This is a predicted structure of a 162-nucleotide RNA (FMN riboswitch aptamer (RFN element)) from Planotetraspora thailandica. NCBI's taxonomy places the organism under Bacteria, Bacillati, Actinomycetes, Streptosporangiales, Planotetraspora. Its Rfam family is "FMN riboswitch aptamer (RFN element)". About the family: The RFN element is a highly conserved domain that is found frequently in the 5'-untranslated regions of prokaryotic mRNAs that encode for flavin mononucleotide (FMN) biosynthesis and transport proteins. The model forms 97% of the base pairs in the Rfam consensus.
[in-house]
This record gives sequence, structure tokens and C1' cells, in this order.
RNA sequence: AAGCGUGCUCCGGGGUCGGUGUAAUUCCGAACCGGCGGUGACACCCCGGUCCCUCACGGGACCGACGGGUGGCAGUCCGCGACCCGGCCGAAGCCAUCGGCCGGUGGACCUGGUGAGAUUCCAGGACCGACGGUGAAAGUCCGGAUGGGAGGAAGCGCGCGA
Repeated sequence: AAGCGUGCUCCGGGGUCGGUGUAAUUCCGAACCGGCGGUGACACCCCGGUCCCUCACGGGACCGACGGGUGGCAGUCCGCGACCCGGCCGAAGCCAUCGGCCGGUGGACCUGGUGAGAUUCCAGGACCGACGGUGAAAGUCCGGAUGGGAGGAAGCGCGCGA
């Protein structure tokens, strides 16, 4: 140094116009948005092959699922988080609240194209989006939340480490 452990910090997008109406950023028409990891036919490097240039050293072009490495593309696939529900534990008991641990619930994709291979690429058309609040029903407004949080080859520090 790599690597491992650990502390702190950081890390979510989107409502605008028109219509109806007493009233709607909530309905209707059009608009806009997409957390984290995996997979992913892409890119680059190595490696291998064929061909070309060169006396040679060397260089170039193309090819390579079933060789290797690095980076990397899914709201709808697989998994996770958030939200919601429950149980247990803690502050003497009960209720509430908060914290910890464990468990549960939990939304949505087809068609065509290319191809060995795609719910990931390309084209087209669809679909989905916690809880509480509200003059009227909310993915987009307000609130819990100056919260929580999966993960991170994101930043800083500490320890172990040849």
C1' cells in the first nucleotide's frame, strides 16, 4: 500500500396550462418524475485468431457468447430500503410516546425488431406510485421529516495490517 474492522459526514425527483365548479396544483384533458444493490448483448484494456505493410524491429485493419480484467444502461425482472401492521424487550404498573430486536404486509409490461441470448437494447403502445391532512378524491401541495434509510470504487478520521 491493498485489504479488513470501525466512527462521523454526505446522498430523492416531479404540477404547469386549460376545463368544470361555491370550492380542486386532489376531478377531467394535456404535462412532469423515477431511491439502493444484482442481472444487463455496451465501452476500454489484456489475451487469442485471420489478413495487410516492413529485410527486420515494429505497426495497422478486422474478428472472438461458450478466455480474463475494469467501468457501466431496468419505476414495471430478482432482492433491499422507505411507508404501513403486529409481537417481544426497556424507562416500577396501565395508556400514549420514544428507542432496540424480531416477524408480516407491500405497486406496475405488453407487442414488434435485432440476435445464440433481451420483460434490461431499439421502436411503439400501456401501466404503477405509503401514511395523515385538505373548502373536493393528491406519485407531484402541506405534514410526521432539521426524521429514518438500503447501499456507495462518495468525503474525512481511527485501529489492525507486509